Predicted 3D model of a 134-nucleotide RNA (FMN riboswitch aptamer (RFN element)). The model forms 97% of the base pairs in the Rfam consensus. The sequence was found by an Rfam model in a public genome assembly. The coordinates come from a structure-prediction model, not an experiment, and the mean pLDDT is 76.
RNA sequence: AUUCAUUUUUCGGGAACAGGUGAAAUUCCUUACUGGUGGUGACAGUCCACGAGCCCCGCUGGGUUGAACGGGUGAAAUUCCCGUACCAACGGUUCAGACUGAGGUCUGGAAAGUCCGGAUGAGAGAAAACGAGC
Numbered sequence: 001a002u003u004c005a006u007u008u009u010u011c012g013g014g015a016a017c018a019g020g021u022g023a024a025a026u027u028c029c030u031u032a033c034u035g036g037u038g039g040u041g042a043c044a045g046u047c048c049a050c051g052a053g054c055c056c057c058g059c060u061g062g063g064u065u066g067a068a069c070g071g072g073u074g075a076a077a078u079u080c081c082c083g084u085a086c087c088a089a090c091g092g093u094u095c096a097g098a099c100u101g102a103g104g105u106c107u108g109g110a111a112a113g114u115c116c117g118g119a120u121g122a123g124a125g126a127a128a129a130c131g132a133g134c
Stems, first nucleotide, its partner, number of pairs: 002133003006129001008128004016031001018030003032114002034088002036050004045086002053064004068084005090117003095108005
């Protein structure tokens, strides 16, 4: 230096200020902001794979889940630079009117990547320590 094993420890998801409309919006409009893990000749939210989430299942496990183009530099970049785009699980939410003895019901309306919650969780994995092989 590299490979393997073990144990334990640590780490392991970010982001809305402001203005507008409105009866009501941190949810709409304007503007702004965010980007898990490993890989890939060179750095990736939108190339490949994985995780989280969601669904199925008694369990192992299985399924499903989003989005990028153009130009430039270079030996090499869908990863850098320039320009213009696009995407982001599940549940929750607020106001008005009517009805009802009450609980409550009905109608209309407003919509979340950024607010609240599961979550002080889980996890792809990362680092360290110790040991072994070469």